Predicted 3D model of a 507-nucleotide part of an RNA (small-subunit ribosomal RNA, 5' domain) from a wastewater metagenome. Its mean pLDDT, the model's own confidence on a scale to 100, is 84.

Context: one part of a larger RNA
């Protein structure tokens, strides 16, 4: 001198764009953060509607005046169909991604350059099919255990669920003869679908070569180790696994151990070399209360899915159950310290839908914090007998100082009022959370708006009083022991400015 996710002290006008839990990956109340598809499927319900059937009901009619018979309405209730419309359930996708964290991990990781024995739902492109059957279930309904969580048994019924069979080729095995392997409708009149097989695309796995903290007060490390043969297992190679044979492998170019640490693009700094750094924002990689498995699937060994253990927490009828904010809010807690339990899906984009549409704390916004950049303003012209007051003073006088009062004027800003976008893709009907917005246009009135730090030298800018090695400053020299320009007030004066100092770190 520049930097910062910053803190503290003293102040404090306005905008706009960014940023905000760095410690306790310590513990959470509450509500939300993952649905969607009736054009896959059966079913219960509402719902315009015809019929029947009970019950009320009494305009009526008819009478021997006892009473009989009755339309419309009113309620329930049972069939039958049609049109809308909701939804537990089966069923498909999706939930592996969006969105946090940085505990671990010094190489199963990152950059980088390359390789080769692999997979890939949706999605594009060509090719061919899409034929006959079956058997069950949830759910509804009965019964029934239990305080809940949840189960158990019986009858029953649908599918794009689940299964046989049938065809078979550019598909798989192959001793080359030959085997073997599928499929689902659906709404409506056109499409959306399904199986099959090649090729693309995208994303993945996997291998190698290089770089990629510190410490020898760590020197030896290793037995599935190192390699072969064979087998297993995988989407794939491989000691990835097991057997059998061999002794092999790393290592002063730092093995092996301990400390620490997420990597990069990129940030600071610096002329540059180089030295620090890894907020915020895009890659990657790893985690998801510890600690371990595997299953579903095209993809997990799975933040807001399953088991099993452990620790905490909550509920209980005590027998036996729940729970997982390193997602947005918010709470406690520990800290020098870090925000609102807000609006809306109207844009982007993401799931699913044929589609209208539904979800979306992703996102788009608004809130609050001078935390950081930028940008505005807190008046301008003019006003000397140089007004009062303060302060110094050789007492003559000088300072503050055109500074104020006056005086002419302007309205950035600030209140009011009126107008009023753009962002919407879309034309024409509809669709703005922001938003009482941005901007524009009157109108009032100097009106709403200045501090902080320094003044002995380094280093711009000094005088008076107090105190008297005291009280006290101080980044470094130093200062204060009775005239202190250095200490605590005052005036004045530099300087920076909605900020200015102090601390901490890095260059």
């Nucleotide at each position: 001198g520049g930097a910062u996710g910053a803190a503290c002290g003293c102040u404090g006008g306005c905008g706009g764009c960014g940023u905000g839990g760095a410690u306790a990956a310590g513990g959470c109340a509450u509500g939300c953060a993952a649905g969607u598809c009736g054009a896959a499927c059966g079913a219960a319900c509402c719902u315009u509607g015809u019929g029947g059937a009970a019950a009320u009901g009494g305009a009526g009619u008819c009478u021997u005046c006892g009473g009989a018979c009755a339309a419309a309405g009113u309620u329930u209730u049972c069939a039958c169909g049609c049109u809308g419309g909701u939804u537990a359930g089966u069923g498909g996708c999706g939930a592996a991604c969006g969105g946090g964290g940085u505990a671990g991990u010094a190489a199963u990781g990152c950059a980088u350059a390359g390789g080769a024995a692999c997979g890939u739902a949706c999605c594009u492109a060509g090719a061919a099919g899409u034929c006959a059957g079956g058997a069950a279930u949830a759910g509804c309904c009965c019964a029934u255990c239990g305080a809940a969580a949840g189960g158990u048994g019986g009858a029953u019924u649908a599918a794009u669920a689940c299964u046989u069979g049938a065809u078979a080729g550019u598909c798989c095995c192959u001793c080359c003869g030959g085997g073997g392997u599928a499929a689902a409708g659906a709404u409506u009149u056109a499409u959306c679908g399904c199986u099959u097989c090649u090729a693309g695309a995208u994303c993945g796995g996997c291998c190698u070569g290089u770089g990629u903290g510190g410490u020898a007060u760590c020197a030896g490390c290793u037995u599935g180790u190192u390699g072969g043969u064979a087998a297993g297992g995988u989407a794939a190679u491989g000691g990835c696994u097991u057997a059998c044979c061999a002794a092999g492998g790393c290592u002063a170019u730092g093995a092996c151990g301990c400390c620490u640490a997420g990597g990069g693009g990129a940030g600071g700094u610096g002329a540059g070399a180089g030295c620090c750094u890894g907020a915020c924002c895009c890659c990657c990689a790893c985690c998801a209360u510890u600690g371990g498995a595997a299953c579903u699937g095209c993809g997990a060994c799975a933040c807001g899915g399953u088991c099993c253990a452990a620790a905490c927490u909550c509920c209980u009828a005590c027998g036996g159950g729940a729970g997982g904010c390193u997602g947005c809010a918010g709470u406690c807690g520990a800290g020098a310290a870090u925000c609102u339990u807000c609006c809306g899906c109207a844009a982007u984009g993401c799931a699913c839908g044929a589609a209208a549409g539904u979800g979306u704390g992703a996102c788009g916004g608004a809130g609050c914090g001078a935390c950081g950049c930028c940008g505005c303003g807190u008046g301008a012209u003019u006003g000397a007998u140089g007004a009062c007051g303060c302060c110094c003073u050789u007492c003559g006088g000088g300072g503050u100082g055109u500074a104020a009062a006056g005086a002419u004027c302007u309205u950035u800003u600030a209140u009011a009022a009126g107008g009023g976008a753009g962002g919407a893709a879309a034309u024409u009907u509809u669709u703005g959370a922001c938003g009482u917005u941005a901007c524009c246009u009157u109108a009032u009135g100097a009106a709403u708006a200045a501090g902080g730090g320094g003044c002995u030298c380094c280093u711009a800018a000094u005088c008076u009083c107090g105190u008297g090695c005291c009280a006290g400053c101080a980044g470094g020299a130093g200062c204060g022991g009775u005239a202190a320009u250095a200490c605590g007030a005052g005036a004045g004066c530099c300087u920076c400015a909605a900020g200015c100092g102090u601390u901490a770190u890095c260059c």
Rfam family: Bacterial small subunit ribosomal RNA. The full RNA is in RNAcentral, with records from SILVA.